[in-house]
Context: one part of a larger RNA
Molecule: small-subunit ribosomal RNA, 3' major domain
Organism: uncultured bacterium
RNA sequence: UGACGGGGGCCCGCACAAGCGGUGGAGUAUGUGGCUUAAUUCGAUGCAACGCGAAGAACCUUACCUAGCCUUGACAUGCAUCUCUAAGUCGGUGAAAGCCGGCGAGUCUAGCAAUAGACAAUUUGCACAGGUGCUGCAUGGCUGUCGUCAGCUCGUGUCGUGAGAUGUUGGGUUAAGUCCCGCAACGAGCGCAACCCCUGUGAACUGUUGCCACUCCCUUUAUUGGGAAGCACUCUGUUCAGACUGCCCUGUGAAACGGGGAGGAAGGUGGGGAUGACGUCAAGUCAGCAUGGCCCUUACGGCUAGGGCUGCACACGUACUACAAUGCUCAGUACAGAACGAGCCGAAACCGCGAGGUGGAGGAAAUCCCAAAAACUGGGCCCAAUUCGGAUCGCAGGCUGCAACUCGCCUGCGUGAAGCCGGAAUCGCUAGUAAUGGCGUAUCAGCUACGACGCCGUGAAUACGUUCCCGGGCCUUGUACA
Numbered sequence: 001u002g003a004c005g006g007g008g009g010c011c012c013g014c015a016c017a018a019g020c021g022g023u024g025g026a027g028u029a030u031g032u033g034g035c036u037u038a039a040u041u042c043g044a045u046g047c048a049a050c051g052c053g054a055a056g057a058a059c060c061u062u063a064c065c066u067a068g069c070c071u072u073g074a075c076a077u078g079c080a081u082c083u084c085u086a087a088g089u090c091g092g093u094g095a096a097a098g099c100c101g102g103c104g105a106g107u108c109u110a111g112c113a114a115u116a117g118a119c120a121a122u123u124u125g126c127a128c129a130g131g132u133g134c135u136g137c138a139u140g141g142c143u144g145u146c147g148u149c150a151g152c153u154c155g156u157g158u159c160g161u162g163a164g165a166u167g168u169u170g171g172g173u174u175a176a177g178u179c180c181c182g183c184a185a186c187g188a189g190c191g192c193a194a195c196c197c198c199u200g201u202g203a204a205c206u207g208u209u210g211c212c213a214c215u216c217c218c219u220u221u222a223u224u225g226g227g228a229a230g231c232a233c234u235c236u237g238u239u240c241a242g243a244c245u246g247c248c249c250u251g252u253g254a255a256a257c258g259g260g261g262a263g264g265a266a267g268g269u270g271g272g273g274a275u276g277a278c279g280u281c282a283a284g285u286c287a288g289c290a291u292g293g294c295c296c297u298u299a300c301g302g303c304u305a306g307g308g309c310u311g312c313a314c315a316c317g318u319a320c321u322a323c324a325a326u327g328c329u330c331a332g333u334a335c336a337g338a339a340c341g342a343g344c345c346g347a348a349a350c351c352g353c354g355a356g357g358u359g360g361a362g363g364a365a366a367u368c369c370c371a372a373a374a375a376c377u378g379g380g381c382c383c384a385a386u387u388c389g390g391a392u393c394g395c396a397g398g399c400u401g402c403a404a405c406u407c408g409c410c411u412g413c414g415u416g417a418a419g420c421c422g423g424a425a426u427c428g429c430u431a432g433u434a435a436u437g438g439c440g441u442a443u444c445a446g447c448u449a450c451g452a453c454g455c456c457g458u459g460a461a462u463a464c465g466u467u468c469c470c471g472g473g474c475c476u477u478g479u480a481c482a
Base pairs, nucleotide, nucleotide: 001482002481003479004478005477007476008475009474010473011472012471013470015466016465019429020428021427022426023425026321027320028319029318030317031316032315033314034312035311042053043052064307065306066305067304068303069302070301073128077127078126079125080124083121088103089102090101091100092099093098106119107118108117109116110115130296131295133294134293135292139290140289141285142284143283144281146279151190152189153188154187155186156185157166158165159164170181171180172179196273197272198271199270201241202240203239204238205237207235210231211230215228216227217226218225244267247261248260249259250258251257323422327381328380329379330378331377332376341368344363345362349358350357351356388419393414394413395412396411397410398409399408435458436457437456438455439454440453441452
C1' cells in the first nucleotide's frame, strides 16, 4: 500500500421488511447429471453451466458408431509427364458411394490448308492439400461477471531516507469523485452527466395507398353504404418549440442543495433504450473465425448407406397445463399494436364434423393477405375426482417431404391417469410494473415452440422502516496474510 475480520461509523440496492404471484408436490415439454450403448459426437459446471452454443438433429445437418469404398485426394497453387478426350449420355455390378465398359467436343494464336503452339481435360509422379485431432494454462478477436457499482489514474508541486502519501481526506449535498465550502496543493485524463434513439404535448410543412368535418350525387328502414370534391380532424414522416430548479415561498451564517407552490401535456435524471472506466476471476470460447506449438498422412483425411445424437431403475434445473364456480361450457357480440409476404402471403365461393382440400381475386404491399383473445350479454353446470383436469392408449384420417419404423406435426371419435393448492427450502416484481389475455417474427420443406425475441389488451397490492440476511461504496481500526 492492499486484502481480510462472527471490528466500528456513514450510505446504497426488490438486500430485508410490507405486499402480489410463483417454484419445491402432480402430469407433460425441455436441458443436465447418472446409467446404458457399437455409438448414445463435442463443449458449457456456484452466483456468472443446466428451454446454454442449437434462431429448427427423420435423410442432410453430423463432428459419433457399424459396414462398403477412395488415396495428389471433396477443395487451392505450382512443376514434370501421359494421352485424346472433357461436359454430357448409355450399359453392367452395387444399398449407395465406388469400380468396369461403350458413345461423345471445344476456345485462342499463326497459317490458304495440312499442321504447329497455348488453354481446358485426363493418366502418372512430386511439392502439397486435408484434420470439428490436442493445448483457451502459448494466443488474437469476441463474451460473461463484479456493475451502470462510482470509482480508477496522471502531470507539476509539497511531505517522507524509502515503500509511498498528498490531491481523491474533512463539513454539507447528490442517482453520481454530482455540486458547494474548506484545505499544500494546483490542474488534467478515463468513467458520471449531457450530446444519440424511442415515447409523452403543441406548431409548421407533407396529402397517397391514409383521413371523412362541411358540401354535392347515387343508395338504404336508417346521417346505412358507395362516389365526387376536400386535407379540417386522425395518421404517415420531416423540421421546430417545450423543462432550465427558469418563477414564487421556505430551511441553513453562506453556497451547493432540500421541502412546498404556481403555470404546464410533462417537474426536478419526465418514462424507456443504447452506452459498461482501471481492473478481477490463468472465468468462457483452438467447435464461429484467425493463429504458435504438438500430433495423423492408403488415415486422426475423403465419399456413401444404415444407425445414433430421441436410448431409461433414477436425481436436479427451467417451463407449460392443471387441481376449478373471480370457474368450465354453449350461443351472440366489440375493440389492438408491431411485424411478415413472390419457389411467397393467399380473399370470396364451394366440399369436409375437423385437420384440410378445390379455387384463384388481390398483393413486390399505409392499397391485398387482416382474423385478436381475455372482456361484455344471455343460457346450462351446483361442489361432485365432477360438464374440473387432460396424461395414456385404440381406431380412422389430413399435411410436408425421395422417405414419417426407429423418430414429425395436426384433426375426428373413443379411452379417460395423476392431480383437491404442494415439507424443509426457495424465486420474481415498486406502475402501465406484477398478474393475466391473445397476436407477430426469426430459424424453417415440415416440426417435437409449452422455447427465444418483440407487440398490444385488461390491470393491482404494498414500502412503517434499515435491527437482521445477501451484495456493494466511503472513512477508520486490528492483523503472526501478500